[in-house]
Molecule: transfer RNA
Organism: Candidatus Curtissbacteria bacterium
RNA sequence: GGCAGGGUAGCUCAGCUGGUUAGAGCGUGGCACUCAUAACGCCAAGGUCCUGGGUUCGAGCCCCAGCCCUGCUA
Numbered sequence: 001g002g003c004a005g006g007g008u009a010g011c012u013c014a015g016c017u018g019g020u021u022a023g024a025g026c027g028u029g030g031c032a033c034u035c036a037u038a039a040c041g042c043c044a045a046g047g048u049c050c051u052g053g054g055u056u057c058g059a060g061c062c063c064c065a066g067c068c069c070u071g072c073u074a
C1' cells in the first nucleotide's frame, strides 16, 4: 500500500427492514434486607451512537470522505 472486520453508557457488548422512548450485563449512587458485612431484591444517574458532509418526511442503521483499533496479505 491492498482487503476484511470494528468504533454505541466508566468497562464488555446488543440493536430491527430506516420509524418516533437507544438497551443489557458489570461497575457507580440510593433504598430495602441483616446484629453487621457480603450476596440477593428494588430504584436512579450516566450517551454529541468516532468526526464531517450527503440521501430521506425521518439516520446509531443507507452513501461519500477522513481519523483510530484489530486481523490477513504484498
Stems, first nucleotide, its partner, number of pairs: 001073007010026004019057001028044004050066005